[in-house]
RNA sequence: AGAGUUUGAUCCUGGCUCAGGACGAACGCUGGCGGCACGCCUAACACAUGCAAGUCGAACGGAGAUGAUUUGAGUUUACUUAGAUCAUCUUAGUGGCGGACGGGUGAGUAACACGUGAGCAACCUGCCUUUGAGAGAGGGAUAGCUUCUGGAAACGGAUGGUAAUACCUCAUAACAUACAGAUACCGCAUGGUGACUGUAUCAAAGAUUUAUCACUCAAAGAUGGGCUCGCGUCUGAUUAGAUAGUUGGUGAGGUAACGGCUCACCAAGUCGACGAUCAGUAGCCGGACUGAGAGGUUGAACGGCCACAUUGGGACUGAGACACGGCCCAGACUCCUACGGGAGGCAGCAGUGGGGAAUAUUGCACAAUGGGGGAAACCCUGAUGCAGCGAUGCCGCGUGGAGGAAGAAGGUUUUCGGAUUGUAAACUCCUGUCUUAAAGGACGAUAAUGACGGUACUUUAGGAGGAAGCUCCGGCUAACUACGUGCCAGCAGCCGCGGUAAUACGUAGGGAGCGAGCGUUGUCCGGAAUUACUGGGUUUAAAGGGAGCGUAGGCGGGCUUUUAAGUCAGCGGUCAAAUGUCGUGGCUCAACCAUGUCAAGCCGUUGAGACUGUAAGCCUUGAGUCUGCACAGGGCACAUGGAAUUCGUGGUGUAGCGGUGAAAUGCUUAGAUAUCACGAAGAACUCCGAUCGCGAAGGCAUUGUGCCGGGGCAUAACUGACGCUGAGGCUCGAAAGUGCGGGUAUCAAACAGGAUUAGAUACCCUGGUAGUCCGCACGGUAAACGAUGAAUGCUCGCUAUGGGCGAUAUAUUGUCCGUGGCCAAGCGAAAGCGUUAAGCAUUCCACCUGGGGAGUACGCCGGCAACGGUGAAACUCAAAGGAAUUGACGGGGGCCCGCACAAGCGGAGGAACAUGUGGUUUAAUUCGAUGAUACGCGAGGAACCUUACCCGGGCUUGAAUUGCAGGUGCAUGAGUCAGAGACGGCUCUUUCCUUCGGGACUCCUGUGAAGGUGCUGCAUGGUUGUCGUCAGCUCGUGCCGUGAGGUGUCGGCUUAAGUGCCAUAACGAGCGCAACCCUUCUCCCCAGUUGCCAUCGGGUAAUGCCGGGCCCUCUGAGGACACUGCCAUCGUAAGAUGCGAGGAAGGUGGGGAUGACGUCAAAUCAGCACGGCCCUUACGUCCGGGGCCACACACGUGUUACAAUGGGGGGUACAGAGGGCCGCUGUCCGGUGACGGUCGGCCAAUCCCUAAAACCCCUCUCAGUUCGGACUGGAGUCUGCAACCCGACUCCACGAAGCUAGAUUCGCUAGUAAUCGCGCAUCAGCCAUGGCGCGGUGAAUACGUUCCCGGGCCUUGUACACACCGCCCGUCAAGCCAUGAAAGCCGGGGGUGCCUGAAGUCCGUGACCGCGAGGGUCGGCCUAGGGUAAAACUGGUGAUUGGGGCUAAGUCGUAACAAGGUA
Repeated sequence: AGAGUUUGAUCCUGGCUCAGGACGAACGCUGGCGGCACGCCUAACACAUGCAAGUCGAACGGAGAUGAUUUGAGUUUACUUAGAUCAUCUUAGUGGCGGACGGGUGAGUAACACGUGAGCAACCUGCCUUUGAGAGAGGGAUAGCUUCUGGAAACGGAUGGUAAUACCUCAUAACAUACAGAUACCGCAUGGUGACUGUAUCAAAGAUUUAUCACUCAAAGAUGGGCUCGCGUCUGAUUAGAUAGUUGGUGAGGUAACGGCUCACCAAGUCGACGAUCAGUAGCCGGACUGAGAGGUUGAACGGCCACAUUGGGACUGAGACACGGCCCAGACUCCUACGGGAGGCAGCAGUGGGGAAUAUUGCACAAUGGGGGAAACCCUGAUGCAGCGAUGCCGCGUGGAGGAAGAAGGUUUUCGGAUUGUAAACUCCUGUCUUAAAGGACGAUAAUGACGGUACUUUAGGAGGAAGCUCCGGCUAACUACGUGCCAGCAGCCGCGGUAAUACGUAGGGAGCGAGCGUUGUCCGGAAUUACUGGGUUUAAAGGGAGCGUAGGCGGGCUUUUAAGUCAGCGGUCAAAUGUCGUGGCUCAACCAUGUCAAGCCGUUGAGACUGUAAGCCUUGAGUCUGCACAGGGCACAUGGAAUUCGUGGUGUAGCGGUGAAAUGCUUAGAUAUCACGAAGAACUCCGAUCGCGAAGGCAUUGUGCCGGGGCAUAACUGACGCUGAGGCUCGAAAGUGCGGGUAUCAAACAGGAUUAGAUACCCUGGUAGUCCGCACGGUAAACGAUGAAUGCUCGCUAUGGGCGAUAUAUUGUCCGUGGCCAAGCGAAAGCGUUAAGCAUUCCACCUGGGGAGUACGCCGGCAACGGUGAAACUCAAAGGAAUUGACGGGGGCCCGCACAAGCGGAGGAACAUGUGGUUUAAUUCGAUGAUACGCGAGGAACCUUACCCGGGCUUGAAUUGCAGGUGCAUGAGUCAGAGACGGCUCUUUCCUUCGGGACUCCUGUGAAGGUGCUGCAUGGUUGUCGUCAGCUCGUGCCGUGAGGUGUCGGCUUAAGUGCCAUAACGAGCGCAACCCUUCUCCCCAGUUGCCAUCGGGUAAUGCCGGGCCCUCUGAGGACACUGCCAUCGUAAGAUGCGAGGAAGGUGGGGAUGACGUCAAAUCAGCACGGCCCUUACGUCCGGGGCCACACACGUGUUACAAUGGGGGGUACAGAGGGCCGCUGUCCGGUGACGGUCGGCCAAUCCCUAAAACCCCUCUCAGUUCGGACUGGAGUCUGCAACCCGACUCCACGAAGCUAGAUUCGCUAGUAAUCGCGCAUCAGCCAUGGCGCGGUGAAUACGUUCCCGGGCCUUGUACACACCGCCCGUCAAGCCAUGAAAGCCGGGGGUGCCUGAAGUCCGUGACCGCGAGGGUCGGCCUAGGGUAAAACUGGUGAUUGGGGCUAAGUCGUAACAAGGUA
């Protein structure tokens, strides 16, 4: 100090989450020792038992005990008993002091309770200290005790006598108190202090033995308290008014004291937006935690203050209490009881129950410190000092150290080589902290006294022995592999992992972190500048009030002086201690402890005088006023004009009008629409008109007049800071809406009808009512927008325009105020803003703090209502959002291309058949391919084989390949038997090489490898399809941008082309395009056999048949040619155009091969290869048979046709490219023919396969035919081991559908379509009508780019990015969750009225008691509590009901995002 998370990526805004620290903690796993701390946060719930406050005999009278002395008696010395005296001890009672401290708790309390600082001239103070004065004389009681007596008990009652430091009276007494008089000084208003005089009143206690301690009065101090005041101290305004002793006065009472503290009377005040009252919550502080700080949170332990003591009330005693371990009463609860009555109060220390996630021993001691009593000894002390329990926290120590590589074994992993665990272990040598044992043994008490404690500590001995876990390892965040699992089980703080190769689940190995702990959960601060004082924002992300006026408040121009409130400085007081900081010291260190030092605040005092404030005076520039000049669609009122619309009346006129994408509803022969004339009504103001003007905003437009308001300019006469902003408040405030009264021409919600549509409660059409208009009143909201509050000052410019005023050469130009455009700096996340700021500053106001829930609910205020203002929470999500970027998309735009459309030609879709697919069927119909880009596809040959499928029969190191070890000598060939065959049985036959060791080969056995067309094309390689032969896709450097990215590659022209030219912050380059390659077209050269034959010769019935030749054709090599090169026109150029020239060919001449970056998780594990998984007497392998050929049906691709441009018959001509010995086959013979036979040719430019359409002649004459040939019957041929399932071909016979094909759809732009035949591969044969090639004949049309489809470039919008097959909204249905309303029902706290009213103080009081003082009784006031009543507030619950949120792929539509198809 930051990080993760919104996106395809980016920047920003913004929330959520994490890393840190802390804890009186709890939970999980684990646990060796010590020191110091800490330990009911919940039920201020209830408490058994013990202890926690007593002490004094030196206050008192007794009583008791013990001892001594003595006198009697009983008596036998002993001993007993009675009395007296003395001593010691104990102490029930009277009396004194203390139980108001110490200890606990935090319920209440929002308060002078606390903190801080002052004040009391308005007060008290036992014990303590100092000073002064004193203690004389009497008296009567009473407890204890005795006797009697009530009661279960607690507790009493009566009688008799008795003491005191108990109580009472008298005396004395002032520096005391009260009153009167008189006087000096002082202060802060009342007032205070002192000298003097007089009157009145008030004291006392002794004890013990000589030293004191007690006692009384007075003064002072100290200590402790009481009261008053300034300032500070939580949340809510969805709590705005509160108050009746209330506020003040006079008088009285009361108190230690002031005071409405209380009472009587009088007055009507007092508090409150600077937040009263009410409600909620809470003990406050020193401090603690966190933080850089400012702050935020907190108030355990320690310390100060307060409050409380079962709940409520009350007083008594006392110096002090309204009293935790005192009293009285009332309530609740518990206990005892003889039912009549009584007793009790752990929020003291332990402890128990209960509650709870959770918190300890019914311990030791008064040795220390402190407290109470006492003269003291001493007693008491659960205060305190210690110990016990608890890893609850902080701190410290240990669990060993050094050496040790065969890098052991084992584990894990592996590419099988290794790697890792790992110097780790073993092993060797050491050490002894802690632990264990033994011995010594403190300080705390400088003499005595030690709970802790035989503790700390020291010494010795033994032995590595007794002592390590927890969490994590996808990123944040340090640390990775294997196996298992397979959206399951599970993980998760956030993002997110898991659907068969999971570094994220579980386990293991390894690793990382911390370590006697480690993790989890909870809470607080931090990070979070995410409430922003330090230190944020508001055009578009959340956020400027709709606008103005103005109150309080806040802020405020220049000069001089004053003052000293703020401000600054010095000094003083206070800021308790502890804590904290910085030093020093003590426990071995540390934690811990001791000691010294340091400080913001508040108060006082002294000074300073700049700034702010105060006061006084002056000034003119802010602000305002006077005068003049023009200005405007500023407001209100009253008038006024023409056009249009509709309606009415009349005329003309006739069949339609109107409306739409197209129609219909509607109007019209009862005369519409159209047209002319006249009339009526209401509303709005064409042109001018604008980037314009005015107004605070809303808003304002025919013209005229009146009234009112406004800013501007010019001048500088007047006032002299009069200003700015503005919470509340008041006023204005579009449209729609509301009330009342008018008005109503047009338009037009609702409504009706007609269309559209799957539907159409819409868009379109025809009508049409509120309303639209006016007056008065209400309402008070808008995307009321510049999405930009008001005011002031400052900060470069250019340009346009409205209103003024100047200068001037009438070209222009200066200045002020407005209204616009473009830009510098600057700002901004960017877009953009930019003197009219969103710049730089100041002042004031308003508003914001993640999205949804929600501008909703409840409450309150306003309103006639509609509704408006104010305005939450539960719950839920990890985003929501802004700007910009690249793509993709659009029923957006522009440009361009393509057999894309159009123009044509021929097809498909209808028929039959062939073939493939789906479906169905089946034992099996093996598998794959499925929009374009599957479907005559893999398959370029399924009768067996192929073959992967099915049925059946066999084999198991296996059908094939191969290593090693052992054995055998065969293998092979022939025959025979059984069998469907594989296979099995039997018979015969018999090896090769050799260096003689053996080897090759076969079989058998064992072993290691096998084998799999089994799965995953979504693990892969390779290959392929498609966009697309479309013109694109990128890079380096530079430049621009915060960045994603852009530029280049855009623009203009051009091209088939990102082809080129020009322009240009780009300059270059790469993959594509083009070219290079093959083929075809022309020519040249070389070479001529099997090709050719012009010339010469020979020969034949005829033929290059032969000699010969290489001219030509042709074949095979090599080369040339075409480049917009030339001309004309256009153009800057590139290039275009031309029935231009030349040329075989003209503008890439035609065709092919060639396929950029990438897209489709496209296809293929069944061509092949390959990771992983699976099978191993089977998912391997062999064999026979069957199937892949099935058949209600549907689709694709083809063939043949439907005929006369044709069919049939006859005659006759011309190719190219291929193939051929298990072959192609010629002649001849046979057969109607398929074909067979014979003799020949050719291993091929030599021989053979080898043309058809065309052309000529004849026939058929429009018909289901002499078209068409399916299907079927019969007879054959060929191949083959074998044509039944299941071959092709031939002949004869049979002669189906079909007469040109619906919606729709396919191919093709020239040697193309169409048409005609030929060849080849595969192959024994063939289901080939398929595929791949070859040549023959050989067209039509293209105006053109509006439209359909696909594509390219630029641009635009976007809420899409899995990218429109996208995204996404609402109702309904289902489940869950929280919440509002609700007839009511049940509580809670507080207040009020009335009734009753204990104890108790106070007041009053004839009978009673007392000599008396006085007491009692009775009455009264007040009051806790109780009862009752009506309201308000606040919770819980509630049939039903309202919306909201979240859920699986539900239903209905398609509202939004593109012009989202009606912006």

About this RNA
A computed fold for a 1463-nucleotide RNA from a metagenome, annotated as small-subunit ribosomal RNA. The prediction has a mean pLDDT of 83. It matches the Rfam family "Bacterial small subunit ribosomal RNA". Rfam links the family to the GO terms structural constituent of ribosome and ribosome.